[in-house]
RNA sequence: UUUGAAAAGGGCAAACCGGCCGAAAGGUCGGGACGCAAAGCCACGGGACUUCCGGUUGGUCUACCCCGCCAACCUACGUCAGCCGGGCUACCAAAG
Repeated sequence: UUUGAAAAGGGCAAACCGGCCGAAAGGUCGGGACGCAAAGCCACGGGACUUCCGGUUGGUCUACCCCGCCAACCUACGUCAGCCGGGCUACCAAAG
């Protein structure tokens, strides 16, 4: 430097269940293992997800409007590193 066939010591932990946090996506702790050779770390590019706030439209309310409430749509500064790319770091072994 390349590779992960075999070996050794091992590591992580999807779904699901429970506690806590969050509006949600999701996170975290415990249980649990579908898988993983970077399933270790970083939201930089793409992508996916969410919509508290904000915006638009409609409805409701009203004499009319505002406000409020409801619905749909739009929107990330939110989330995902176990979607892909990229960056950083690393155990063991084999080959060079």

A computed fold for a 96-nucleotide RNA, annotated as c-di-GMP-I-GGC riboswitch aptamer. Its Rfam family is "c-di-GMP-I-GGC riboswitch aptamer". Clan: c-di-GMP_I riboswitch clan. Model confidence (mean pLDDT): 85 of 100. It was read from a public genome assembly, where an Rfam model found it. Of the family's consensus pairs, 91% are formed in the model.